[in-house]
RNA sequence: UUCGACAAAGCCAAACUCCGAGCAAUCGGAGGACGGAAAGCUACGGGUCCGAAGUGACAUCCUGACUCUCGAGUUUGCUGAAAUUCCUGCUGUUUACAUCGGAUAGCCGGGUUGCCGAAA
Numbered sequence: 001u002u003c004g005a006c007a008a009a010g011c012c013a014a015a016c017u018c019c020g021a022g023c024a025a026u027c028g029g030a031g032g033a034c035g036g037a038a039a040g041c042u043a044c045g046g047g048u049c050c051g052a053a054g055u056g057a058c059a060u061c062c063u064g065a066c067u068c069u070c071g072a073g074u075u076u077g078c079u080g081a082a083a084u085u086c087c088u089g090c091u092g093u094u095u096a097c098a099u100c101g102g103a104u105a106g107c108c109g110g111g112u113u114g115c116c117g118a119a120a
Base pairs, nucleotide, nucleotide: 001119002118003117004116011036012035016031017030018029019028020027021026034106040112041111042110044109045108046107047104048103049102050101051100052099054097055096056094057093058092059091060081061080062077064075065074066073067072068071
C1' cells in the first nucleotide's frame, strides 16, 4: 500500500419489547440479534424524514362581470373569507415549491482515526 480466510482475540447491535426525553423526525438506557471490517468519529456534499411559518394548487362560500336551457356554467379577486362556547389568531384541505430550524453516520459520497491477519 492492497486485501479480508471455514484463523485467532475481541467489538458494535436492526426489527421487536419495556422505561425515559422530544410537538415530531428521532434519541438515551435495559433486554434482544437482522446484520456489520470501520455498523468508530465527523452533518462537509447529495438523498430521505420531521417541525415552523410562507407561496402556490384544489375545494367551499362570498364578490363583480358575462352566458344561457334560469339555476347552473365560465370568469374576476394577489387592498375576498362569513359561520364555530369564552379570550387571541384563523376559510378548509392537500400536495408541490422555496426558506428557516432540526433528525439520520445502520441511505450514498467526502474527511479523519483505528484492532487482528494475509500478500506485496
Notes: Predicted 3D model of a 120-nucleotide RNA (c-di-GMP-I-GGC riboswitch aptamer) from Olavius algarvensis associated proteobacterium Delta 3. Taxonomically the source falls in Deltaproteobacteria (Bacteria, delta/epsilon subdivisions). Rfam family: c-di-GMP-I-GGC riboswitch aptamer. Gene Ontology term of the family: cyclic-di-GMP binding. The prediction has a mean pLDDT of 76.